[in-house]
RNA sequence: GUGGGUAUAGCUCAGCUGGUUAGAGCACCAGGUUGUGGCCCUGGGGGCCGAGGGUUCAAGUCCCUCUACUCACCCCA
Repeated sequence: GUGGGUAUAGCUCAGCUGGUUAGAGCACCAGGUUGUGGCCCUGGGGGCCGAGGGUUCAAGUCCCUCUACUCACCCCA
C1' cells in the first nucleotide's frame, strides 16, 4: 500500500428485516439479612452506540470519509 474484521455502560458482551424509552452479567452505590465480612435478596446511579457527514417520517442498524485496534496479502531491505 491492497482487502477483510472489530469499535454499544468501568469490564465482558447482546441488540432480528431500520420503528416508539438502548439492554444483560460482573463491577459500583444504598438498603435488607449477619455479631463483622462474604454469600444471598431488594432498589439505584452510570451511554448521546469510535469521530464527522449523508439517506429516511424515523439510524446502534443503511451509505460515504476519517481514526484506533486486529487479521491476511503485496512491495522494499